[in-house]
Molecule: FMN riboswitch aptamer (RFN element)
């Protein structure tokens, strides 16, 4: 260093400011956020997790230009998306719910 087993730890962020209103972090203007693995560095490519369903299964969103051997990942520009329940209609508040999980790191044992 590798395989298997057991165990430990870690493992999701975000409405400033304003308008209307009896009431809104939910509406309007505006602001802000981006889990894990793969790949040229990714919320929008491929896959996984969270969510829903008795089950089969279902489940969001990107283009243009530039650099480069290579980028839907970088740079420039302009867009878009975000489960369920509650409540003045919520990606951002409260709740199921973190004690869970994709996975990451480490320890021990055994085998070759």
């Nucleotide at each position: 260093g590798u395989a298997u087993a057991u165990c430990u730890u870690c493992a999701g962020g975000g409405c400033a400011g304003a308008g209307u209103g009896a009431a809104a972090a939910u509406c309007u203007c505006g602001a802000c956020u981006g889990g894990c693995g793969g790949u040229a560095a990714a919320g929008u490519c491929c896959g996984c997790g969270a969510g829903c369903g008795u089950a089969a299964g279902c489940a969001g969103a990107c283009c243009c230009g530039g650099u480069g051997u290579g980028a839907c990942u970088c740079c420039g520009g302009g867009a878009c998306c975000a489960a369920c329940g509650g409540u003045a209609a919520a990606g951002u508040c409260c709740g199921g719910a973190a004690u869970g999980a994709a996975g990451a790191a480490g320890a021990u044992a055994u085998g070759a």